[in-house]
Context: one part of a larger RNA
Molecule: small-subunit ribosomal RNA, 5' domain
Organism: Candidatus Daviesbacteria bacterium
């Protein structure tokens, strides 16, 4: 000098682009953030018809999705990450390929009835449906086996119909995931030993799989000044800042991984979870209660409390982009995409141009002649960026469908009109005088400065230096 998620003091006219709880991983009132499928189901409530049937919503069962998206940064110094290599491994949906899709069967919600509860819920009894469950059948390019051989599957719906969506078993494929490993990854030796599932080994058990990953037995190993073990501190990269580079210091927004969801623990369901708005325990905390017992969990967007120097709206929309579903219309979607607030940050733009000496007045100074302020004003001639008023009006979307928006821009019209601060003049460091104070009140980043002529304090003219800012603090190079 440079930067910053910055705060704090003075001031303050628009815009575009970013960007905003860095502190209490404290607590959270309210709304909303994940659902959809009636072309899987039996039924229900309305509505339409004389009916037969249509239509709309709807609680249950069933099938996909709630493992992505969004949040945070508390633990983690570890294969966590990063980077290169490996395989004993799985993979829903999607792609291509090759084969089936026969035949039978009882159960269970809803639903009725009768009970218990304040309630959340829950029990008994009947009886129902299915792309729910189960049983027989076929059975290989699958699985086990050297082989003979043996096991193993299936679900239908729309449609007048062609078909077209499924389902069920293999192979490839993709794409995601897991697991192992080489090297890299802070400080501390005022931490030197450190370890019994520890080290290997067989045998078993478990995973999707390899492995002390678990168990029995055997052996007695493994690791360490090349910092083992322990203590701090800390998510990690791409990056970002600064530096001529080496290198130092960071790791917010963005992108990737990881890791948590009050707090510890567990497993279930699934292709994936050991699951933020999924379940069980316990353990704090709040909430309801008829005291028997229940209920919750914002490190999702806001919005509140409390913290704090310090940090936004209980906003509009799915139009676009992407997601779940569903054949599809289409529903959801605080994810997105807009706006709001906030000189927090960058970049632009404006606050008018051109002429104007009698060098007006007024301020300050002054040797009292004058100097300055100063072409600065005041006049005259001009322009409209902005601003206000009108009036048109987008891309962004394809047949269609624009929150954003009557926004951005364009046209007119109007009048200099609506818009200048702050900090500093002793040296460093660009800028000086008067007055007042009088080691005083004060000033300071170092050196200093002030005790009666202070350019250093405070006011006043002038003056520099930067401007919607300037200064000051606080941490980085």
């Nucleotide at each position: 000098g440079g930067a910053u998620g910055a705060a704090c003091g003075c001031u303050g006219g628009c815009g575009g682009c970013g960007u905003g709880c860095c502190u209490u991983a404290a607590g959270c009132a309210u709304g909303c953030a994940a659902g959809u499928c009636g072309a899987a189901u039996g039924g229900g409530u309305c509505g339409a018809g004389c009916a037969a049937u249509c239509g709309a919503c709807c609680a249950a069962u069933g099938g996909c999705g709630g493992a992505c998206g969004g949040g945070u940064g508390a633990g983690u110094a570890a294969c966590g990450c990063g980077u290169g290599g490996g395989u004993a491994u799985c993979u829903u949906c999607c792609u291509g390929g090759a084969a089936a899709u026969g035949g039978a069967g009882u159960a269970u919600a809803g639903c009725c009835c009768c009970g218990a509860g304040a309630a959340a819920u829950c029990g008994g009894g009947g009886g129902u449906a299915a792309u729910u469950c189960u049983c027989c059948a076929u059975a290989a390019u699958a699985u086990c086996g050297c082989a003979a051989g043996a096991u193993u599957a299936a679900a239908g719906a729309u449609g007048u119909a062609a078909a077209u969506c499924g389902u069920u078993u293999c192979c490839a494929g993709a794409u995601g995931a897991a697991c192992c490993u080489g090297c890299g990854u802070c400080c501390u030796a005022u931490c030197a030993g450190c370890u019994u599932g520890u080290u290997g080994g067989u045998g078993g058990g478990g995973u999707a799989a390899u492995g002390g990953c678990c168990u029995a037995c055997c052996a007695a190993g493994g690791c360490g000044a090349c910092g083992a073990c322990g203590g701090g501190u800390a998510g990690c990269u791409g990056g970002u800042c600064u530096g001529a580079g080496a290198g130092g210091a960071u790791g917010g927004u963005c992108a990737g991984c990881c890791a948590c969801a009050a707090c510890a623990g567990g497993a279930c369901u699934g292709c994936g979870a050991c699951a933020c708005g999924g379940c069980c325990u316990g353990u704090a905390c709040a909430u309801c209660u008829a005291c028997g017992g229940a209920u919750g969990g914002c490190a999702g967007c806001a919005a509140c409390u409390a913290g704090g120097a310090a940090u936004a709206u209980u906003g509009g929309a799915c139009a676009a982009u992407g997601g779940a579903c569903g054949a599809a219309a289409g529903u959801c979607u605080g994810a997105u995409c807009c706006a709001g607030c906030g000189a927090c940050g960058c970049c632009g733009c404006g606050u008018g141009g051109a002429g104007g000496a009698u060098g007006a007045a007024g301020g300050c100074c002054c040797u009292c002649g004058g100097g300055u302020u100063g072409u600065a004003a005041a006049c005259u001639c001009c322009u409209u960026u902005u601003a206000c008023g009108g009036g048109g009006g987008a891309u962004a979307a394809u047949u269609a469908u624009g929150a954003u928006a009557g926004u951005a821009c364009c046209c007119c019209g109007c009048g200099a009109a609506u818009a200048a601060g702050c900090a500093c003049u002793u040296g460093c460091u660009a800028a000086c005088u008067a007055c007042g104070u009088g080691c005083c009140a004060g000033a300071a980043g170092c050196c200093u400065c002030g005790g009666u002529a202070a350019u250093g304090c405070g006011u006043a003219g002038a003056g520099u230096g930067c401007a919607a800012a300037c200064g000051u603090u606080a941490u980085c190079c």